[in-house]
Molecule: small-subunit ribosomal RNA
Organism: uncultured bacterium
RNA sequence: AGAGUUUGAUCCUGGCUCAGGACGAACGCUGGCGGCGUGCUUAACACAUGCAAGUCGAACGAGGCCCAACCAGUGGCAACACUGGGGAAGGCUUAGUGGCGAACGGGUGAGUAACACGUGAGGAACCUGCCCCGAAGACUGGGAUAACCCCCCGAAAGGGGAGCUAAUACCAGAUGUCCUCCUACGGUCGCAUGGCCGUUUGAGGAAAGGUCCGCUGCUUCGGGAGGGCCUCGCGGCCUAUCAGCUUGUUGGUGGGGUAACGGCCCACCAAGGCGACGACGGGUAGCUGGUCUGAGAGGACGAUCAGCCACACUGGGACUGAGACACGGCCCAGACUCCUACGGGAGGCAGCAGUGGGGAAUCUUGCGCAAUGGGCGAAAGCCUGACGCAGCAACGCCGCGUGCGGGAUGACGGCCUUCGGGUUGUAAACCGCUUUCAGUGGGGACGAAAACAGACGGUACCCACAGAAGAAGCCCCGGCCAACUACGUGCCAGCAGCCGCGGUAACACGUAGGGGGCGAGCGUUGUCCGGAAUCAUUGGGCGUAAAGAGCUCGUAGCGACUCAGUAAGUCGGGUGUGAAACCUCCAGGCUCAACCUGGAGACGCCACCCGAUACUGCUGUGGCUAGAGUCCAGUAGGGGAGUGUGGAAUUCCCGGUGUAGCGGUGAAAUGCGCAGAUAUCGGGAGGAACACCAGCGGCGAAAGGCGGCACUCUGGGCUGGUACUGACGCUGAGGAGCGAAAGCGUGGGUAGCAAACAGGAUUAGAUACCCUGGUAGUCCACGCCGUAAACGAUGAUUACUCGACAUACGCGAUACACAGUGUGUGUCUGAGCGAAAGCAUUAAGUAAUCCACCUGGGAAGUACGUCCGCAAGGAUGAAACUCAAAGGAAUUGACGGGGGUCCGCACAAGCGGUGGAGCAUGUGGUUUAAUUCGAUGAUACGCGAGGAACCUUACCUGGGCUAGAAUGCUGGUGGACCGCUCCUGAAAGGGAGUUUUCCCGCAAGGGACCGCCAGUAAGGUGCUGCAUGGCUGUCGUCAGCUCGUGCCGUGAGGUGUUGGGUUAAGUCCCGCAACGAGCGCAACCCCUAUCUUCAGUUGCCAACGGGUAAUGCCGGGAACUCUGAAGAAACUGCCGUCGUAAGACGCGAGGAAGGAGGGGAUGAUGUCAAGUCAUCAUGGCCCUUAUGUCCAGGGCCACACACGUGCUACAAUGGGCGGUACAAAGGGCUGCAAACCCGCGAGGGGGAGCCAAUCCCAAAAAGCCGCUCUCAGUUCGGAUUGGAGUCUGCAACUCGAGUGCAUGAAGGCGGAAUCGCUAGUAAUCGUGGAUCAGCAUGCCACGGUGAAUACGUUCCCGGGCCUUGUACACACCGCCCGUCACACCAUGGGAGUUGGCUUUACCCGAAGGCGUCGUGCCAACCGCGAGGGGGCAGACGACCACGGUAGGGUCAGCGACUGGGGUGAAGUCGUAACAAGGUAGCCG
Repeated sequence: AGAGUUUGAUCCUGGCUCAGGACGAACGCUGGCGGCGUGCUUAACACAUGCAAGUCGAACGAGGCCCAACCAGUGGCAACACUGGGGAAGGCUUAGUGGCGAACGGGUGAGUAACACGUGAGGAACCUGCCCCGAAGACUGGGAUAACCCCCCGAAAGGGGAGCUAAUACCAGAUGUCCUCCUACGGUCGCAUGGCCGUUUGAGGAAAGGUCCGCUGCUUCGGGAGGGCCUCGCGGCCUAUCAGCUUGUUGGUGGGGUAACGGCCCACCAAGGCGACGACGGGUAGCUGGUCUGAGAGGACGAUCAGCCACACUGGGACUGAGACACGGCCCAGACUCCUACGGGAGGCAGCAGUGGGGAAUCUUGCGCAAUGGGCGAAAGCCUGACGCAGCAACGCCGCGUGCGGGAUGACGGCCUUCGGGUUGUAAACCGCUUUCAGUGGGGACGAAAACAGACGGUACCCACAGAAGAAGCCCCGGCCAACUACGUGCCAGCAGCCGCGGUAACACGUAGGGGGCGAGCGUUGUCCGGAAUCAUUGGGCGUAAAGAGCUCGUAGCGACUCAGUAAGUCGGGUGUGAAACCUCCAGGCUCAACCUGGAGACGCCACCCGAUACUGCUGUGGCUAGAGUCCAGUAGGGGAGUGUGGAAUUCCCGGUGUAGCGGUGAAAUGCGCAGAUAUCGGGAGGAACACCAGCGGCGAAAGGCGGCACUCUGGGCUGGUACUGACGCUGAGGAGCGAAAGCGUGGGUAGCAAACAGGAUUAGAUACCCUGGUAGUCCACGCCGUAAACGAUGAUUACUCGACAUACGCGAUACACAGUGUGUGUCUGAGCGAAAGCAUUAAGUAAUCCACCUGGGAAGUACGUCCGCAAGGAUGAAACUCAAAGGAAUUGACGGGGGUCCGCACAAGCGGUGGAGCAUGUGGUUUAAUUCGAUGAUACGCGAGGAACCUUACCUGGGCUAGAAUGCUGGUGGACCGCUCCUGAAAGGGAGUUUUCCCGCAAGGGACCGCCAGUAAGGUGCUGCAUGGCUGUCGUCAGCUCGUGCCGUGAGGUGUUGGGUUAAGUCCCGCAACGAGCGCAACCCCUAUCUUCAGUUGCCAACGGGUAAUGCCGGGAACUCUGAAGAAACUGCCGUCGUAAGACGCGAGGAAGGAGGGGAUGAUGUCAAGUCAUCAUGGCCCUUAUGUCCAGGGCCACACACGUGCUACAAUGGGCGGUACAAAGGGCUGCAAACCCGCGAGGGGGAGCCAAUCCCAAAAAGCCGCUCUCAGUUCGGAUUGGAGUCUGCAACUCGAGUGCAUGAAGGCGGAAUCGCUAGUAAUCGUGGAUCAGCAUGCCACGGUGAAUACGUUCCCGGGCCUUGUACACACCGCCCGUCACACCAUGGGAGUUGGCUUUACCCGAAGGCGUCGUGCCAACCGCGAGGGGGCAGACGACCACGGUAGGGUCAGCGACUGGGGUGAAGUCGUAACAAGGUAGCCG
């Protein structure tokens, strides 16, 4: 630091996804040790049990225990001992009174959007126990009461009554440093209220003792330290689909209350206060130091630790106290739990452990007060689940180990393999060495500052011992992203973060081997930041990608030049503050590290003080004129409003002329018309719109918009002048006004046009397009609506930045030309900008100010809510869910019922066919035991087959074989092999028998050949042509397809190859940022047409000779034909015309042939996953007594049908009969076969001749000359069938060909449709050949006879080039829209129903403090007493929690039914959009 993913490819926009870091985590697999941390994120759910706050006897009384003296008893001579009683002082201890603490420490995050928190100020408006300093003091008295004892009630908890008693408990009085208040005065300070100090008058107000005599405690005052309370500035969440909120509300006066200010509370008075700088409401949330991330700015979070706040079962309340409205206190209410004798009571783990529950999930009912800290105490000490430790958990961070060195035959095994090997791999074995950690044994701390005292702990640490010994897994290996093979599977099973893998060769699934990564962990899931400049302050955009509001006016924002002042912003310096921890750096301590300790830095802010004055602000009835405006003079104009008026046209009405049609369309019909239309002439009525002029021309503040002419009223612009004002300006959230068409309301009007509607057509349908009609509406007035693709898809204003041309209107006196200048309207172009296309002084350039708007696509401009509207509807405007894209511009193709241009038997013009019949043949289908397989639009179908009776043969049935039917090799073994005979059998096969060796070598033996056994090896027309090679078809013999370098473009790519001509041709020429080149085209090759030369048999025969009945038959000839070899010839070369050229044209010349003479061979880059695994070859898979192989028979020949290709016909241009001419090219030795004989014939006999320019096949046929038939299902046609015979062949039954006789079917020229052919062609006629024993109507080849037509390129089909549009790229057989049907999902409405929160009015009113009353009751003081003072119980009142009644608001759940939406390989109907998408599309 980036990467993957939209496309055929490209650039851009844009979302999604990944790599990083982090965590109080959880889950899966795995798990050796230690250190340091961390550990209910959920139910602020409910809690059993134990512990978590006590302490002081040096405040006090009492009880209990111990105990001296003393008394009694026992023992003893006694001293004395023991037992019992006794109980001073003292000790110990317990409940109580009293004091201090319990408001700290510990937990939790529910509530809280608040002065709660953070930060900085203020308190002249305050409080403060214990502690420290200072000053002064503590005098005299009094009355009670717990405990205790007695009685009573109660199950208990507990309570009542009577009596006794103490205090550092309580009360009264004195004194008064002093405090408070009152009176009077002085000084001083402050922003104000006012504060402080001093003097003074009066009133009020204190105290407690204990003691070991050291001390300690008490009271008042002043001060300090620390703590608390109150106030204010600033700061930190979402929501405007919450816009208005508020009655103690805002302020005042007076009072109450408080430690203290204050509507904090109350009475009265006033009517205020808050709010778009977001009040009020709703949602969410403890805040901070900090934590995580990030380069930073930021973003997210607020566990552990630390500060503050809030809470303690829920709600309310006060008491005590220095401090609480009090976690382990009290009272009340509520819910819940427990006890109960049913009358009543008890309780609150969000303390530490622990339990249940919830949950994906979070620990021990441990040890100790040794340390640190806290409470009490004079202290000893006691208490302390704070804390220190230990336990559990890989939850995290850090450290360590699981060994180290040597060791190659590169072992075995595994995996792969091209079978050679490779790899696992120095890895192991094996040899040597070491012992960290764990283990065992021994020693053994620091933590403790004088002494006692160590939970941790026999721990850390040290020493010794044994032995490689006890210790490795997890994820991944298609790309991103590091790491590849095999097998299995076969769109299955599965994977997947995104793109995507899997349909028989999966590096993507599963397993294995191997590899990569990390390592006591590794992965997964979740969440946050990052990447994301994807909310953009740093640091984005808005013409076409999402985004400029339809337009204007206008309040907050911004603002010209200059002077002076000020110093708010701004800048500099200083002071204070910024807790600690954290972070960074340095240093130090645990062996290191994590961790810990110390120091420094930093903590961006805030407050105050001093200074600076460029800029901004502020001040000045400052100044100025360049912005803005006023004035004067001109000027153009469909600017606005109103009134009037004109002609043309349409329609209607009246009249005339006139007659059968008119009208309308692609063609028609509906419609109108003999009751007189249309047409035409005249007259009249009425409404609407204004031809030509008219123009990317004008006007309008802008947008919507404005068009005959005249008049009235009226707004603005521009130009020129430069007199006046003196910043008066720009923009503009809200707000206000204007705003096409359609639509709405009321009233008019209505000629034409025309939604709806009706009819006619079209069509498969046609609720459309077309036609005939036609109502709202269109028009006017007034009022609504408020939207448009309201677009330049471009907000407004100002300034600056090269040029060219055009145009409207001005200016310089006028006209023309030219030049200049200003405002407007346009086109082109440069820099610059832009993703590109493009924009370019009318910016989309460079800047400034202000406003609106955008943040992936769909759902959706929808739902809900609100506002507006008469309605239609408009404005504002989501979410669930779903997708991995949706898009912009440009590129190359392909396509178009787009355009241009060109070609082809493509159409047209012709000739002949097919489609109908019968038959042949192929195919589909059906049938079958099998009808083997393949080929399937063109480009399968007389195709593979150039020849299926057996064979072929791949299929079926049956019978056999298993190293096999065939081949090579090795080893072993036996024997010649071959042949022949017999039996069985359908044959194959099986069985029996017979005959017999050869070569080398002296021999042993070896070799050849054959059989058998074993082995290496076979065999397969079994599958995959979508794993392949090769070959082939097709586009297409179409003219195309590319490359190098250069140039252009960010790039895909373009250029070249386009353009103008020309050609059969990317053929050639010219031009050109291209210049060249390659594969194609053409030419070179073959046949054919003419001639020449050479050669002359088997071919030829003109002249000469011979001969025959006749024939080149013979001699001979080399002329001719011919044969077959070499050459010549044709090149638009010549002439004319046109043209720059290329080239074209010409009843041109010449020539056998003329513009490629005719024909063939030759097939570019590529397309169709085209065809072929069955020609062959070949990867992989499959079969191996069978999917191999041998044999017999059958089948490939089936037949109700359908199609293709053919043959023969339907007849007279013909059939039949007789006679008679003329070819070419081939073939022939298991062959062609003559003459001659036989047969009606097929054929048979025969065998001359010929290995073939010699002989044979061989008769060519149509043709020609005659005769006959006479239009008929025929003397046409020959199918079918009968019986007879021929040939081939082992064999013609299934299933051959041909012959003669007999039979004599359909068929009378063929519907829709469709094929071939442009000249020696079509048509027609016969001939030959391959295959082949036999078997063509097929195929290949050959010649004979021998036409017609082409105006032309509009149309059909195919193709080339250029161009255009595109939403196509599997490329139009494309893409794609909506309803309907089915399944699933989320969601809106919905009679209602359930719940949460909240609110209004009223009712009830616990505890409690306050107020009033207080007749009842009472120790302290006064009083002799009565009584007083004071207090208490009690009652009442206002306030008020819970609760209740009625009604709102809001959120959520459910809901019959219902609405649309989304998603879902192959459902239905149509064809809306993309091409002119077949009616251009789109917006309202």